[in-house]
RNA sequence: AGAGUUUGAUCCUGGCUCAGAAUCAACGCUGGCGGCGUGCCUAACACAUGCAAGUCGAACGCGAAAGCCCCGCAAGGGGUCAGUAGAGUGGCAAACGGGUGAGUAACACGUGGGUGACCUGCCUCAGAGUGGGGGAUAACGACCCGAAAGGGUCGCUAAUACCGCAUAACAUCCUGCUUUUGGAUAAGCGGAGAUCAAAGCCGGGGAUCGCAAGACCUGGCGCUUAGAGAGGGGCCCGCGGCCGAUUAGCUAGUUGGUGAGGUAACGGCUCACCAAGGCAACGAUCGGUAUCCGGCCUGAGAGGGCGGACGGACACACUGGGACUGAGACACGGCCCAGACUCCUACGGGAGGCAGCAGUGGGGAAUUGUUCGCAAUGGGCGCAAGCCUGACGACGCAACGCCGCGUGGAGGACGAAGAUCUUCGGGUCGUAAACUCCUUUCGAUCGGGAAGAACGCCUUCGGGGUGAAUACCCUCGAAGGGUGACGGUACCGAGAGAAGAAGCCCCGGCUAACUCCGUGCCAGCAGCCGCGGUAAUACGGGGGGGGCAAGCGUUGUUCGGAAUUACUGGGCGUAAAGGGCGUGUAGGCGGCCAACUAAGUCCGACGUGAAAUCCCCAGGCUUAACCUGGGAACUGCGUCGGAUACUGGAUGGCUUGAAUUCGGGAGAGGGAUGCAGAAUUCCAGGUGUAGCGGUGAAAUGCGUAGAUAUCUGGAGGAAUACCGGUGGCGAAGGCGGCAUCCUGGACCGACAUUGACGCUGAAGCGCGAAAGCUAGGGGAGCAAACGGGAUUAGAUACCCCGGUAGUCCUAGCCCUAAACGAUGAAUGCUUGGUGUGGCGGGUAUCGAUCCCUGCCGUGCCGAAGCUAACGCAUUAAGCAUUCCGCCUGGGGAGUACGGUCGCAAGGCUGAAACUCAAAUGAAUUGACGGGGGCCCGCACAAGCGGUGGAGCAUGUGGUUUAAUUCGAUGCAACGCGAAGAACCUUACCUGGUCUUGACAUCCACGGAAGUUUUCAGAGAUGAGAAUGUGCCUUCGGGAACCGUGAGACAGGUGCUGCAUGGCUGUCGUCAGCUCGUGUUGUGAAAUGUUGGGUUAAGUCCCGCAACGAGCGCAACCCUUAUCCUUUGUUGCCAGCGGUCCGGCCGGGAACUCAAAGGAGACUGCCAGUGAUAAACUGGAGGAAGGUGGGGAUGACGUCAAGUCAUCAUGGCCCUUACGACCAGGGCUACACACGUGCUACAAUGGCGCAUACAAAGAGAAGCGACCUCGCGAGAGCAAGCGGACCUCAUAAAGUGCGUCGUAGUCCGGAUUGGAGUCUGCAACUCGACUCCAUGAAGUCGGAAUCGCUAGUAAUCGUGGAUCAGAAUGCCACGGUGAAUACGUUCCCGGGCCUUGUACACACCGCCCGUCACACCAUGGGAGUGGGUUGCAAAAGAAGUAGGUAGCUUAACCUUCGGGAGGGCGCUUACCACUUUGUGAUUCAUGACUGGGGUGAAGUCGUAACAAGGUAGCCG
Repeated sequence: AGAGUUUGAUCCUGGCUCAGAAUCAACGCUGGCGGCGUGCCUAACACAUGCAAGUCGAACGCGAAAGCCCCGCAAGGGGUCAGUAGAGUGGCAAACGGGUGAGUAACACGUGGGUGACCUGCCUCAGAGUGGGGGAUAACGACCCGAAAGGGUCGCUAAUACCGCAUAACAUCCUGCUUUUGGAUAAGCGGAGAUCAAAGCCGGGGAUCGCAAGACCUGGCGCUUAGAGAGGGGCCCGCGGCCGAUUAGCUAGUUGGUGAGGUAACGGCUCACCAAGGCAACGAUCGGUAUCCGGCCUGAGAGGGCGGACGGACACACUGGGACUGAGACACGGCCCAGACUCCUACGGGAGGCAGCAGUGGGGAAUUGUUCGCAAUGGGCGCAAGCCUGACGACGCAACGCCGCGUGGAGGACGAAGAUCUUCGGGUCGUAAACUCCUUUCGAUCGGGAAGAACGCCUUCGGGGUGAAUACCCUCGAAGGGUGACGGUACCGAGAGAAGAAGCCCCGGCUAACUCCGUGCCAGCAGCCGCGGUAAUACGGGGGGGGCAAGCGUUGUUCGGAAUUACUGGGCGUAAAGGGCGUGUAGGCGGCCAACUAAGUCCGACGUGAAAUCCCCAGGCUUAACCUGGGAACUGCGUCGGAUACUGGAUGGCUUGAAUUCGGGAGAGGGAUGCAGAAUUCCAGGUGUAGCGGUGAAAUGCGUAGAUAUCUGGAGGAAUACCGGUGGCGAAGGCGGCAUCCUGGACCGACAUUGACGCUGAAGCGCGAAAGCUAGGGGAGCAAACGGGAUUAGAUACCCCGGUAGUCCUAGCCCUAAACGAUGAAUGCUUGGUGUGGCGGGUAUCGAUCCCUGCCGUGCCGAAGCUAACGCAUUAAGCAUUCCGCCUGGGGAGUACGGUCGCAAGGCUGAAACUCAAAUGAAUUGACGGGGGCCCGCACAAGCGGUGGAGCAUGUGGUUUAAUUCGAUGCAACGCGAAGAACCUUACCUGGUCUUGACAUCCACGGAAGUUUUCAGAGAUGAGAAUGUGCCUUCGGGAACCGUGAGACAGGUGCUGCAUGGCUGUCGUCAGCUCGUGUUGUGAAAUGUUGGGUUAAGUCCCGCAACGAGCGCAACCCUUAUCCUUUGUUGCCAGCGGUCCGGCCGGGAACUCAAAGGAGACUGCCAGUGAUAAACUGGAGGAAGGUGGGGAUGACGUCAAGUCAUCAUGGCCCUUACGACCAGGGCUACACACGUGCUACAAUGGCGCAUACAAAGAGAAGCGACCUCGCGAGAGCAAGCGGACCUCAUAAAGUGCGUCGUAGUCCGGAUUGGAGUCUGCAACUCGACUCCAUGAAGUCGGAAUCGCUAGUAAUCGUGGAUCAGAAUGCCACGGUGAAUACGUUCCCGGGCCUUGUACACACCGCCCGUCACACCAUGGGAGUGGGUUGCAAAAGAAGUAGGUAGCUUAACCUUCGGGAGGGCGCUUACCACUUUGUGAUUCAUGACUGGGGUGAAGUCGUAACAAGGUAGCCG
């Protein structure tokens, strides 16, 4: 510090996710030791048991028992225990310490102040005093009640308990003066009175007194009063720190005053009266949530989150209320009352409060021992010893966290065994192990063994103080004594021995780490993207590796990354986001100059900012964690002093911002009234006749009752052609004939005036298209709804004919729009060019309309700059300032609920649950479009001939079958693999056989191999018989072959063409496909390759930020067309000769031809067109003319196209079988459907006779002549030829003559019967051919569809491959030989450019809504059940305060009667529980119901994306 994820790719926007740190954690697996910490986050739920607050005999009065001893026979008594235990009176403490966080949004907390408005026990300092009396009461005793808890009556008694009296001021009350002060209630100094105190206890002394106690002296501890301090507390104030406006108004003691009461104290704290205030958009009130802070976690910081442990504050103590005591409480381990709960009970009544420490139940994912000790630290009481202390110190449990240590170290290669992988060679685990040497931390055993202890205290001694004192007491010092829960712990030592000690997660990317097997969209994984459908580095296991390590992972939570709420530090044209527009309140911001002030701001000092924490430096535990000391810091607040640039305040000025005045002209600016013409429709009349109208085509409709058309007249409503214009005006919506009236704003020019009067603008107010609503008019045209006609599968639409609201006017509502420039308002600044509207200036001119120029508006193009890009660009989306509005992933949803506005429709405000990992913007490359442009192709058109109908052949589907082997399936499968299934082939089926095998290599043994033959069998095979004895040799043997045997292995046309190679098809012989460098762009990419021409062509030319190049095109190759040269046999024969008349022979080398080499054609020449180019058109010459014809040749790529059955090959599968052999069968089946063909349907023909002319091939297990035989297929014999020689081999259509005469025929030949031929072991299933006989369908073929542009189509025959035989198929050859092409609108395919796109698996794309099914969350809902709370009432415990007729009463007074004072009771006020009524709010639940979301393959349609087939969208 970033990374993954939207796309085919890119940039941006934007969310989601990850890597880090942390944790009071929990869960899973695992677990050696120690140190230091931490440990109910949930039920402030309920609690058994024990302990957690007592102490003082030096305040007081009482006062046992057991035991022991003595007396006694015993009963009993005495002593001791013992003035002990114990309770009681009294004092102090119990308000601290400890726990918890329910409540609380508050002066509760933090921080800084105030108290001139206060209190303070114990403690410290210093002053004064402590005199003299009185009456009770508990304990105790007796009696009584009660189950108990407890209580009552009578009697006795003490005090530092209680009460008078005396004394007292510096106290309080009243008052005067002075000082401080903003202001006395404060302080100081006075005056006069009034009022108020006390308590004793202990030690020592012994002069004097006293019987004694004692007085007395002295010391200590107390007590009283007044003052000061320290520490603690109360109250008040400024500032600070949560959410919600779907909470906007709240408030009657409320705000203030006067007076009174009350309090320690101010105060509506309380009361009476008076006034009507107080709080609130700077968020009152209400609701929700929450103890607050020091700090902790995170972060670079700013921030964000948290407030467990430790420390400070607050609050609470079963729930609610209340007071008492006290210095302090409204009191956790006190009291009273009410309530709920629990327990005891004799049923009458009582008792209790773990949010103290342990512990229990419960809840929960989850949190410990009913331990030890007061030794230390601290606290209470006490003079002290001491007692108490679950505070605390320790130990225990828990890997809960942090820190440290260990599980060994060195050597050790045959790189052991084993595991695993393997290309079978080996690699890895791996120096790892074994083995050798060494060490012993930690643990275990044994032994030793600290510090924490300082006092106080005790003993002795010495010094000092007090004092009359050598006493007592206090104090200082020295020596000695004694005190440890932890704990025989830390630590140290000894011996033994590597001995007792490693796991967890991960290994597709992010993210370090890879292989095998299993599984087969299953099982499963997953933080995000995503893995898994037979080769999974992603599942599970193994091996290996990576990370961390006594832990490792997971889950939850927080911060970070996230600049993803943006103060630091974001945005709003199109991504989410500018309010529809104006006006204007609060608020925010604000021009120039001067001097003043000092609030903001800045500087310095002082105070504070507790300690701990963090940071730095030291130190202590062996280190660290941890602990200790010091420093720094605590960014804050307050006070004082200073500075004055800026901001603010207050003052005086200025004119440039703003406004006013005057003069002009422009304008669909607004409102009202009137007028005008054109057109539509309707009405009346005339003319006129059969149609009109409408559409893609029609129909509905209108019309013979006279329409449409046309003419005349009239009625009525609405809208204003031309001008008219990216022209004008207005804030926006919007505004369009003409005239008049009323009226707003802007602009230009100019003299002057005011003097910052300004900008923006939450709330508020106003305006606001269309549609819609209310009432009343109006209604020509148009036209939702509706009706009809069409279209269609349907058509509730698009089209047509009608047609009502509405559209218009008046008045009033509604308040929304894609209300858009998708761009808030204002101001300033920043190169330009060119239009246009308004006003002005200058120059020239007779005259500005032209030329130059200023201001205001409105457009276009563009520099810098900005932008993700597109684009914006003085009318900014640039550079800045001010103010307002708005945004924070998509969906749910602008929905629900609530509020508010509205007559309604609905508007404004405006969520959540749930769900997804995207949604979006701009641009790029493709693909696509029922987008556009240009251009090709037998693509259409123009033609010729076919297919589709028939029969047959052949292939396929289907069906059948034991099997009908397999593959090919739109074009681009279907006479295809197959250039040829009777056996074989053959892969299929049935049956019979073999198991190292039919085939390959290796080993051992035997035999040469081989040949002939018998028997069994369907054969494979099995059992024999005979014959044969080879080749090489180093003499061991070896090579080929055969047989037997063992194992390695063979074998597989078994699967996967979606694991592959190779080969092939197709787009397509279409003209395209790319690269290097450069340049442009953030980038994907672009440019080049686009453009203008041209071409068959990305062919060429020109232009151009491109310049070049490659694969394609073309050419080079083959063939064909012409000529030449060479060579002439088997080919040829012009001339000469011969001839059996056949180039047969002599001969010739001319010609044809053969096959070698050349020539030729290149737009080369001419003319025109074109840019003078490329090229095109025409022409000449030429055998051939513009690639002459044909072929071979197939770019980058596409289709997971085809082929594992040509071959090869990974993986998987079979191994007495999925291998191999044999016989027979099947691949040839047959209701049917399709493709490709053949033959036909006939006279351009059939048949018969006669007759002419090819090319290219093949041939030895071959072609086979001649001759003979057969009607024929063919047979017999046999010449020639490995072939320019021989053979196949007659070419046929054609031509001539004849016949048939339009018919199911003299057409057609299927089918069937019979007879044969040939091939072949073998023609039954299942061959071809021949002859005789038979003579089916078919008379030119529906929708539809195919081929072909010239030697082509059509037609005619010929040959070849395969092959024993078996073509109508395939390949090849020649003969005869046409028609048509205007042209590119349309169909199909293709190329280039451009455009749109929501497509990218790319239109066979994408995608919307209803319905049906499942699940989920949610709204409404008759209601129902809870919580909280307002208002109005009722009620009234305990308690306090007031009152008081009743009852009662020790201290004081008394005239002894009583009084004062007190208590009980009663009563009034306040008030908790509780009750009633009525509201508000919130939660849960509810038949039914609404929409929403999600869910591989459901239904219906086709709305959107292309002109999406009716452009789309908003209201």